[in-house]
Predicted 3D model of a 1388-nucleotide RNA (small-subunit ribosomal RNA) from an uncultured bacterium. RNAcentral holds the sequence, with entries from ENA and SILVA. It matches the Rfam family "Bacterial small subunit ribosomal RNA". Its family is annotated with structural constituent of ribosome and ribosome in the Gene Ontology.
């Protein structure tokens, strides 16, 4: 930094999509370790359980357990006894004093912090910067001063008592740093005065006088700590102001405590904060009110930036604590773990009544795609209480869970080619995986084991934790996946599938050879992750401030006037709001950037600096903008003079024409059309003459002429009236430009009321046209068109181009006016204002615009942001209605579009050609028959060819064969090829036998070489590789062919033009059969085509004469022979024709016309020769061939049948319909060719087809071979015939193994249709058409077909209007599969 996608191609516009980054993420597959972070985005849903705010006995009363000291009861071992008792260790009750301090209470401080959440809030809530001379502040710090003396209670407690409980009630006792008076007291407060200083003001401050008011608490271990008042500070809070802070106008008006004032109240304090009274204000297009959405910021993500998005974690502020309301206490709350009331919900209950609030930390249910442990510790940091020890602290520090994110590390390293095996592919040779593995050597980061072992803590105290870290031994072991591979976008093959299954972010892929689906191999990317999905920014200059547009792509309002607003001429002075510069304060920390440092590095953390583009204050400046003062005249306006004009409104008036009425003349039609009909007319039309009526419009002039803001304006006259222009330079002195809203005007159609109505004419009726014709055409005809008044307010209201100003080469018309020159009725020069054309620069995607800009600039307004849905719906406003204005969304597509280019096409144009038409000749279409095709039939009627360009085509010849089809039989390594094993020496052929429908079977006969090992060849058997296929695909192909078309075209190099596709050349003027040639030309050349070169034919010369020829000579039946080389002919070589010559036309050229000469004259005739390409044209059945399919059959072989069928339809031929003829007889003249499995003379036989014998000839020698039409003579005499020959009967001939299906020919007999052919259609321009016969290929036989040959031998062409086809130029185009296109509507 770009890329893909609209098209046949190009360029532009324009949308869609992709590559990047990010994330509190989720999902899929996978998962080794560690560090640092992070984790309910949804239900501010409901919560079991535990914990999260207590502490102080150094304020106080009372005081349990326990302990100490003293006391020492009951009991009592034992001793003693007089037996009554005594003494008595022990025991430890009880009591006293003290310690102790649980639990509760009074009191103090804290509980307003810390922690959570984002529901509400569009607000002084937040951010930023000010103000408080309208304020408060516990604990803390500093200073000054003080603490005298009293009093009365209430808890606890005891007793009684209520209640299930929660919780009380009554009586009585008591302490205090609890509570209350009194005293003292000011520099305190309040009130009333005096004076000084200061402030913008209310006022502040100092001093002074008087009066009034107000304080305290003690504890103690004697160190201290508390208490009261005042002042100051610090900290924290409260109020207020400037600026900033999202969407909607389809929300335009909102507001009664509302806005202000005065009095009062209230507050720490100002204030309608509250209240009474008074006034009627206040806010709003600079967006009030209303609706919807939202905590705000530092920051975070993205971006080159400007911006856009976002507000998790960390930090600041705010708000909230089940929902709503309220206050109390207090320095501080209207209070998350306080109180009261109300609501909902949950729980307890004895039914009377009570209890509760996880948006604290864990945790549960629920919701959801989705988010963790009912952990440890107060060791550290901090907080509360306390004098302290210490207590409390789910704040916090740590640990646990989750790849959720970022960062780091590892899963080994080096060597190792027999390039192993396996796998994939393959042209079977190989190639890839791949030094990869194996194998050898080495290492130990992580994990595992063992040992040591911190810092975090200053003397002590360590949850983390035997953690981080260090050391040792040990094993390559325990540790790799995910996505992608058609283009964008790095990376390719095989198989499967067959528009199916599926993929896809966009374009798109898949219909039998898918690099796009699925799998595999291979490859690419990233990596403990990889992909997908959601969202945001980017790319997107696709909302454009930076940085876009509006003639035709989306987009200029229909036009004007004008309000607010925005912008504004020349010169001078002042001010300093904007602007510029300096300074100061602030812009929290964290974050960002830079430089250092600490964890082994990094992430992370620490330190320093920068930045934070902002705001405020202050000091200067004065160019520009602004404000202000006083001026100017170039903008603008006024005055005076002048001419131009369909400018507007009103009234009057004129002629032509149409129609109607009346009267006359006059008679059969008129009218209308492409042609007709409806219609009018003998009741007198149309036509014509005269008179009259009425309405509407104004011919000629008339002109890209004029006027108007636009819509628009056209006979003439008069009246009223607007604007522009020219001249003049007298007046004003910036008075200007634009213009959201607003107001006015605004074609046609339409609406309302009332007139009018000649013509025209929606609707409607009839007639035509048509498949239909609710149309176009015709005949009628109503609204309407006209007038007056009112409404509507839209048009392709267009120059598809908003208004204004200035500047920027020219040329040429025209309208209005002025100036100058010339003798000028005129011309020339110049100037101002309009209106056109061409054109330079410049602009533009191009087309084009170009002083009347779409150029260069400025100002203001309007409008646009992909196509469709849709200018639709809803809402609102306007309207009598019709409707107009404003104006979406859901959904859907990947385009829609502009301009230009090349083609193709057009019932567009110009030019030209062709047997294309026309002019002619002969046919086809009607008949019979032949042949091909379709259809039908069939066991099969094998297959292909299908407009021209299939149909006497493949097939130059189907009785068997051919043959591919059908039926039946039969073979399975095969009829044919190669290879292997074993056996045999044959096989074939011949003969014999047998047998079937045929193939078949059996018997006899019969190898070669040799080094004796064997080999060659052939056969048989066997196994498998394989053979085989006229099976499929001509839309997988090669080759070949048809066609446009023997049409004149198709291209290239260099140059030039164009952003480009492309153009030019190749177009133009002539000319030609021709892109043939000439001239001109930003083109100059060249190639494939054209032409020529090739073959043949037409004339001559020369060479050569056998089998050809024969003039002269000889011979003779005969060129038969001698002979000849003249002629014909044959086949070699040459000549000849080139617009070369002459005249004319033409631009002098090319060329054309005519002529001469010549056998031939303007490519002499004919042939071969077929450019780039088109038709997915034909052919897989000539051949070749990829892939697929069959493999005891879709292959092979064989017999018979079929390809020859037959209600029918079509194509192509043949023969005819007759006298230009038929028949009979006689008679003349060719050329091309072919021949040994052949042509066959000649002779004989047969009516004939033909047969028998047989000469010659591998052929300029012999044969086919008599050519026919023609000529001569005769006959027939217009008829279904002496035309015509189909069909049928009978008998034969030939070929062949065989003529039944299914051959040809001959003889006799039979004798059908047909009397020249509808619509339509074909061929041919000269040795041609027409007509006549001959030959050949194929072939045993079979020709009306095909390919050739000669004989006889015409007619016509004015011409290019039309039909068909083609060429060139041009034009239109929404077509490009290219008009057999595209496409609209209805119905299904």
């Nucleotide at each position: 930094a770009g890329a893909g996608u609209u098209u046949g191609c190009u360029u532009c516009u324009g949308g869609c999509u992709c590559a990047g980054g990010a994330c509190g993420a989720a999902c899929g597959c996978u998962g080794g370790c560690g560090g640092c972070g992070u984790g309910c985005u949804u239900a501010a849903c409901a919560c079991a359980u535990g914990c999260a705010a207590g502490u102080c006995g150094a304020a106080c009363g009372a005081g349990a357990a326990u302990c100490u000291a003293c006391u020492g009861a009951a009991a009592g071992a034992g001793u003693u006894u007089u037996c009554g008792g005594a003494c008595a260790a022990u025991g430890g009750a009880u009591g006293u004093a003290g310690a102790g301090g649980a639990a509760a209470g009074u009191g103090g401080c804290g509980g307003a912090c810390g922690g959570g959440u984002g529901a509400g809030u569009a607000a002084c809530g937040c951010g930023u910067g000010g103000g408080g001379a309208a304020c408060c502040u516990g604990c803390c710090u500093u200073g000054a001063a003080g603490a005298g003396g009293g009093g009365g209670a209430c808890a606890a407690c005891a007793g009684u008592u209520g209640g299930a409980a929660a919780c009380g009630a009554c009586u009585g006792c008591u302490a205090a740093u609890a509570c209350c008076g009194c005293a003292u007291g000011a520099u305190g407060c309040a009130u009333a005065g005096g004076g000084g200083u200061c402030g913008c003001a209310u006022g502040a401050u100092c001093u002074u006088u008087a009066u009034g008011c107000c304080a305290a608490a003690g504890a103690u271990u004697u160190a201290u700590c508390g208490c009261u008042u005042c002042a100051a500070g610090a900290u924290g809070g409260c109020c207020u102001c400037g600026c900033g802070u999202c969407u909607g106008a389809u929300u335009a008006g909102c507001u009664a405590g509302u806005u202000g004032g005065c009095g009062g109240g209230g507050u720490a304090a100002c204030g309608g904060c509250c209240u009474a009274c008074c006034a009627a204000g206040g806010c709003g297009a600079c967006g009030a009110u209303c609706c919807a959405u939202a905590g705000c910021c530092g920051g975070c993500c993205u971006g080159a930036g400007a911006g856009g998005g976002u507000g998790a974690a960390c930090g600041g502020c705010c708000a909230c604590a089940u929902u709503g309301g309220g206050a109390c206490u207090g320095a501080g709350a209207c209070a998350c773990g306080g109180c009261c009331c109300a609501g909902a919900c949950u729980c307890c209950u004895a039914c009377g009544g009570g209890a509760g609030g996880c948006a604290g930390c864990a945790g549960u249910g629920g919701g959801g795609a989705a988010u963790a442990u009912u952990g440890c510790a107060c060791a550290a940091u901090g907080g509360g209480g306390g004098a302290a020890a210490c207590c409390c602290u789910g704040a916090u520090g740590c640990a646990g869970c989750g790849a959720c994110g970022c960062c780091g590390c590892g899963u080994g390293a080096a060597g190792g080619a027999a390039g192993a095996a396996g796998u994939a592919u393959c042209u079977c040779g190989g190639u890839a995986u791949g030094u990869a593995a194996a194998c050898u050597u080495c290492u130990a980061u992580c994990a595992g084991c063992a040992g040591g072992g911190a810092a975090g803590a200053u003397a002590g105290u360590g949850a983390c934790g035997g953690u981080a870290c260090c050391u040792g031994a040990c094993u390559a072991a325990g540790a790799a996946g995910c996505c992608c591979c058609g283009g964008c976008c790095a990376a390719c093959u095989a198989c499967g599938u067959g528009c199916c299954a599926g993929c896809a972010g966009c374009c798109g892929c898949g219909g039998u050879a898918a690099u796009a689906c699925g799998u595999a191999g291979g490859g690419g990317g990233c990596a403990a992750g990889c992909g997908u999905u959601a969202u945001c920014c980017g790319g997107a200059u696709u909302u454009a401030c930076u940085g876009g547009g509006u003639g035709u792509a989306a987009a200029g309002g229909g036009a004007g006037c004008g309000u607010a607003g925005a912008c504004g001429g020349c010169a001078c002075g002042g001010c300093a709001a904007g602007c510029c510069a300096g300074a100061u304060g602030u812009g929290a920390a964290a974050g960002c950037c830079c430089g250092g440092g600490g964890c082994u590095c990094a992430a992370c953390c620490c330190c320093g600096g920068g930045a934070c583009u902002g705001c405020a204050u202050u000091u200067g400046g004065a160019a520009c903008u602004g404000c202000u003062g006083a001026g100017c005249u170039a903008g603008a306006g006024u005055g005076u003079c002048g001419g131009a004009g369909a400018g507007g409104c009103a009234a009057g008036u004129g002629g032509a024409a149409u129609u109607c009425c009346u009267a006359g003349u006059g008679u059969a039609g008129c009218g209308g059309u492409g042609a007709a009909a409806u219609g009018c007319g003998u009741a007198g039309a149309u036509a014509u003459u005269a008179g009259g009526a009425g309405g509407a419009a104004c011919a000629c002039c008339a002109g890209u002429g004029g006027c108007g803001a636009a819509g628009g304006c056209g006979g003439c006259u008069u009246g009223c009236u607007g604007g522009a222009c020219g001249a003049u330079g007298a007046c004003u002195g910036a008075c200007g430009u634009u213009g959201a809203g607003g107001c006015u005007c605004g074609a046609a159609a339409g609406c309302g009321u009332g007139g009018g109505g000649a013509g025209c004419a929606a609707a409607c009726a009839g007639g035509a046209u048509u498949a239909g014709a609710u149309a176009c055409c015709c005949u009628g005809g109503u609204a309407g068109u006209c007038c007056a008044c009112g409404c509507u307010g839209u048009a392709a209201a267009c120059g598809a181009u908003g208004a204004a100003u200035a500047c920027u080469a020219g040329g040429u018309g025209u309208c209005g006016g002025g100036u100058g020159g010339c003798a000028a009725a005129g011309c020339c020069a110049u100037u101002c204002g309009g209106u056109g054309c061409c054109g330079u620069c410049g602009c533009a995607a191009a087309c084009g615009c170009a002083a009347u800009a779409a150029g260069u600039a400025u100002u203001c307004c309007a409008c646009c942001u992909g196509g469709g849905g849709a200018g639709u719906a809803c809402g609102u406003u306007c309207g009598c209605a019709a409707g107009a204005a404003u104006g979406a969304a859901a959904c859907u597509c990947a385009a829609a579009g502009g301009a230009a280019u090349u083609g193709a096409c057009g019932g567009g144009g110009a030019c030209c050609c062709g047997c294309a038409c026309a002019a002619g000749c002969g046919g086809u279409g009607g008949a019979g028959c032949a042949u091909g095709u379709g259809g039908u039939u069939u066991a099969a009627u094998u297959c292909g060819a299908a407009g021209c360009a299939a149909c006497g085509c493949g097939a130059a010849g189907a009785a068997c064969c051919u043959u591919a089809c059908c039926a039946a039989a039969u073979c399975u390594u095969g009829a044919c090829a190669u290879c292997c094993u074993u056996c045999u020496g044959a096989c074939a052929g011949a003969g014999c036998a047998u047998g079937u429908a045929a193939a078949g079977u059996g018997c006899u006969u019969u190898u070669c070489c040799u080094u004796c090992g064997g080999g060659a060849c052939a056969g048989a058997a066997g196994a498998g590789a394989c053979a085989g296929g006229u099976g499929g695909u001509g839309c997988a192909u090669g080759g070949u062919u048809g066609u446009c078309g023997u049409c004149a075209g198709c291209u290239c190099g260099u140059g030039u033009c164009g952003u480009g596709a492309g153009a030019u050349g190749u177009u133009g003027g002539g000319u030609u059969a021709a892109g043939u040639c000439c001239c001109g030309c930003a083109a100059c050349g060249a190639g494939c085509g054209c032409a020529a070169c090739c073959c043949u034919u037409g004339u001559c010369u020369u060479u050569a004469g056998u089998u050809a020829c024969u003039a002269a000579c000889a011979u003779c039946a005969a060129g038969u022979u001698g002979a000849g080389g003249a002629c014909u002919c044959u086949a070699g070589a040459g000549a000849g024709a080139c617009u070369g010559c002459c005249g004319g036309u033409g631009a002098u050229a090319a060329a054309c016309c005519g002529g001469a000469g010549g056998a031939a004259g303007g490519u002499g005739g004919g042939g071969a020769u077929g450019a780039c390409g088109u038709c997915a044209a034909a052919u897989c059945a000539u051949c070749a061939u990829g892939c697929c399919c069959c493999u005891u059959a879709u292959g092979g072989c064989c017999u018979g049948g079929g390809c020859u069928a037959c209600a029918c339809a079509c194509g192509u031929a043949c023969u005819a319909c007759a006298a230009u003829g038929g028949c009979u007889a006689u008679u003349a003249c060719a050329a091309c060719g072919u021949g040994c499995a052949g042509c066959g003379a000649c002779a004989g036989c047969g009516c004939a087809a033909g047969c028998u014998g047989a000469a010659g000839c591998g052929a300029a020698u012999c044969a086919c071979u008599g050519a026919a039409a023609g000529a001569u003579a005769g006959u027939c005499u217009c008829a279904g015939u002496u035309c015509g020959g189909a069909u049928u009967g009978a008998g034969g001939u030939c070929u062949g193994c065989a003529a039944c299906c299914c051959g040809a020919c001959c003889u006799c007999a039979u004798g059908a249709a047909g009397u020249u052919g509808g619509a339509a259609u074909c061929g041919c321009u000269a040795g041609u058409a027409a007509u006549c016969g001959c030959g050949g290929a194929u072939c045993a036989g079979c020709a009306u077909g095909c390919c050739g040959c000669g004989g006889u031998g015409a007619a016509u062409a004015c011409g290019u209007u039309c039909u068909c086809g083609g060429g060139c130029c041009u034009u239109g185009c929404a077509c490009a599969c290219a008009c057999c296109g595209c496409c609209c509507g209805u119905c299904a």